Glycine riboswitch aptamer, 95 nucleotides, folded computationally.
Its Rfam family is "Glycine riboswitch aptamer". From the family's description: This family represents the bacterial glycine riboswitch. Its family is annotated with glycine biosynthetic process in the Gene Ontology.
The sequence was found by an Rfam model in a public genome assembly.
[in-house]
RNA sequence: AGGAAACUCUGGAGAAUCCCGGGCAGCGGGUGCCGAAGGUGCAAGACUGUACGAAAGUACAUUCGAAUCUCUCAGGCAAAAGGACGGAGCAGCUU
Numbered sequence: 001a002g003g004a005a006a007c008u009c010u011g012g013a014g015a016a017u018c019c020c021g022g023g024c025a026g027c028g029g030g031u032g033c034c035g036a037a038g039g040u041g042c043a044a045g046a047c048u049g050u051a052c053g054a055a056a057g058u059a060c061a062u063u064c065g066a067a068u069c070u071c072u073c074a075g076g077c078a079a080a081a082g083g084a085c086g087g088a089g090c091a092g093c094u095u
Stems, first nucleotide, its partner, number of pairs: 001095003007089005016031001018030004032077003038073001039071001041069001045064002048061005
């Protein structure tokens, strides 16, 4: 000097303070919505196999394969809390 994770501080979006019930607890049910905890899916590409081919290679199949994309399972839709991601600090670890 670089790297990953943890911890502390800090910035941090979206969407009904909807309807019904109720023992009045953010408790149960309903409808409509949101994507930025977590989770699902996959593009290029890669491995392997099969077929064709003199070769180069081509086709097909399995598996692997990212996100702020996608789905909306989970979560969320006043405030608070939470919050991907960003910034700063910190003693270690590692190159």